[in-house]
A computed fold for a 103-nucleotide RNA from a Desulfobacterales bacterium, annotated as c-di-GMP-I riboswitch aptamer. The sequence was found by an Rfam model in a public genome assembly.
RNA sequence: AUACGAAAAAGCCAAACCAAUUGUGAAAUUGGGACGGAAAGUCACGGGUCUUUCUGAUACCUGGGCGUUUCUGCGAUUCGAUCAAGACAGCCGGAUUGCCAUU
Numbered sequence: 001a002u003a004c005g006a007a008a009a010a011g012c013c014a015a016a017c018c019a020a021u022u023g024u025g026a027a028a029u030u031g032g033g034a035c036g037g038a039a040a041g042u043c044a045c046g047g048g049u050c051u052u053u054c055u056g057a058u059a060c061c062u063g064g065g066c067g068u069u070u071c072u073g074c075g076a077u078u079c080g081a082u083c084a085a086g087a088c089a090g091c092c093g094g095a096u097u098g099c100c101a102u103u
Base pairs, nucleotide, nucleotide: 003102005100012037013036017032018031019030020029021028022027035090041096042095043094045093046092047091048088049087050086051085052084056083057082058081063079064078066075067074068073
């Protein structure tokens, strides 16, 4: 330096759950706790999932519902959608760095 993770050593990380704190929220941090992990180190680049209080923004009914109207239509708002802003690296891929052993 290349490839690799069978067996080992030294160690490392820590899911769920519980408590405290922060945030609107997804979640995060700390402590406890271990289901697991050879990158369960780091980076939101692609996909994905999730969140958005204070009206986050937009389009309409050409999405569902609601109100009004004889109807066309009109209206506001909720859900959804899209966008925006975010969360997740222990969902998958990608980038990058690295311990030990083997080669």